Small-subunit ribosomal RNA, central domain from Trichopus zeylanicus subsp. travancoricus, 350 nucleotides, folded computationally. The source organism's lineage runs through Eukaryota, Tracheophyta, Magnoliopsida, Liliopsida and Trichopus zeylanicus.
Context: one part of a larger RNA
RNA sequence: UUGGGCAUAAAGUUUCUGUAGAUGGCUUUUCAAGUCUGCCAUCAAAUCCCAAGGCUCAACCCUAGACAGGCAGUGGAAACUACCAAGCUGGAGUACGGUAGGAGUAGAGGGAAUUUUUGGUGGAGUGGUGAAAUAUGUAGAGAUCGGAAAGAACAUCAAUAGUGAAAGCACUCUACUGGGCUGACACUGACACUGAGAGAGAAAAGCUAGGGGAGCAAAUGGGAUUAGAUACCCCUAUAUUCCUAGCCGUAAAUAAUAGAUACUAGGUGUUGUGCGUAUUGACCCAUGCAGUGCUGUAGCUAAUGCGUUAAGUAUCCCACUUGGGGAGUACGUUCGCAAGAAUGAAACUC
Numbered sequence: 001u002u003g004g005g006c007a008u009a010a011a012g013u014u015u016c017u018g019u020a021g022a023u024g025g026c027u028u029u030u031c032a033a034g035u036c037u038g039c040c041a042u043c044a045a046a047u048c049c050c051a052a053g054g055c056u057c058a059a060c061c062c063u064a065g066a067c068a069g070g071c072a073g074u075g076g077a078a079a080c081u082a083c084c085a086a087g088c089u090g091g092a093g094u095a096c097g098g099u100a101g102g103a104g105u106a107g108a109g110g111g112a113a114u115u116u117u118u119g120g121u122g123g124a125g126u127g128g129u130g131a132a133a134u135a136u137g138u139a140g141a142g143a144u145c146g147g148a149a150a151g152a153a154c155a156u157c158a159a160u161a162g163u164g165a166a167a168g169c170a171c172u173c174u175a176c177u178g179g180g181c182u183g184a185c186a187c188u189g190a191c192a193c194u195g196a197g198a199g200a201g202a203a204a205a206g207c208u209a210g211g212g213g214a215g216c217a218a219a220u221g222g223g224a225u226u227a228g229a230u231a232c233c234c235c236u237a238u239a240u241u242c243c244u245a246g247c248c249g250u251a252a253a254u255a256a257u258a259g260a261u262a263c264u265a266g267g268u269g270u271u272g273u274g275c276g277u278a279u280u281g282a283c284c285c286a287u288g289c290a291g292u293g294c295u296g297u298a299g300c301u302a303a304u305g306c307g308u309u310a311a312g313u314a315u316c317c318c319a320c321u322u323g324g325g326g327a328g329u330a331c332g333u334u335c336g337c338a339a340g341a342a343u344g345a346a347a348c349u350c
Base pairs, nucleotide, nucleotide: 004321005320007304008303012318014201015200016199017198021194023192025088026087027086028085033081034080035077036076037075038074039073042070043069049065051063053061054060091191092188093187094186096183097182098181099180103177104176105175106174107173108172109171110154114150115149116148117147118146119145120144121143125136126135162169163168206247207246208245209244210243211242215241221235222234223233259316260315261314262313263312266295267294268293269292270291271290272289273288274287276285299306300305323350324349325348332343333342334341335340
C1' cells in the first nucleotide's frame, strides 16, 4: 500500500539478446468492439434523499416520489482507440562511398628486467631493519664481465584520450570476425520501443583434470617487537597467480543514477568525421553530426548538488521499495563436485 517513490534517506536487476504481453509515426476509407448518447426492462421490503401528513413539537410513525450506479435489450453518433482496405516518408532498416579505434579470436616474432645455471676476475663479507636477528658466504658469496635456459609482464609513447553491452581491452606483425560514426539520398515502407519468463556473456577468488612454475605470495616455519603478539616489520616458503578443457555466477559488478523518444540559455576544452572560407599547402575562422570533459541559465532538489551526457519538462515499458533488529537467517525447492548461489519468511523485540 499511495494521485508516493528509487544519485546520497528503503529501493535501478551485473550487462545484453529476445518470446508472450504492454505501448506505438503521418494521410484517406470501412466497421461499430471499446467510447459517447436516447429509450425500455430489472436491481424485494426496510434504510438513505425528498414532498406532504399523524402523535401538542421532536425523535418516531405513515403515504407518495426520485437521483446516482450495475447488468441486459434496442435505436443513433463516428472525433479518438481497435478492426478492414489503400497510400506516405520524417522513425527503423538495407545497399553504396569514406573513416577512427588497447573491440574480439587465432598464429608468429621481439627487447629490457628478474631468477637459476655455467665460465673468468676477485677475496670477506652480503642481505635486512627504527635497531637487530633469523638467513646467506672461504665447499669462494656479494660485486663485475661473457655464455645458456626458463617463466611472467609489456617501460617511454599515455592523455581529463580511445574502444566495447558490461566484465574488460595496451610490445610488434599477420589472418579472420563483430560493432560504431560520417557523407550522399538509391531502395524497403512503421518493419518500432520496452520486455515477465527464457537464453547468452560476466572481474577477482575458489573447484576438477592435465601441463607449467621466473617473480610475487594466503597458509606454514623461523627471527624480531611486545606484558602477551596466533599481527603490523624481517628471512624463507606452499597453494594460488600462467596455459588448455570444464565448473562456479558472485563484487562498493558504482555514474551507488534501468531503457527508448521528444522538447528546453549559453560559454569553454577534447576525439572521430563532414561542409564553407582561406591558402601554393597546412594552420586560423565560421558551422553540422556523433562521442567524451569542465563551467553554468531556467527549472528541479531536504540539502549536497543535477543542469541538452538532467537528478529539468513530458510520454511508454520493465525491475525494485514500504520502520530498525531478528535476517539475506530458518524451512522448503531449484542449481552446484564442493565452496556455496538463487528464491526467501515468522515468532520475538525496540
The full RNA is in RNAcentral, with records from SILVA. It matches the Rfam family "Bacterial small subunit ribosomal RNA".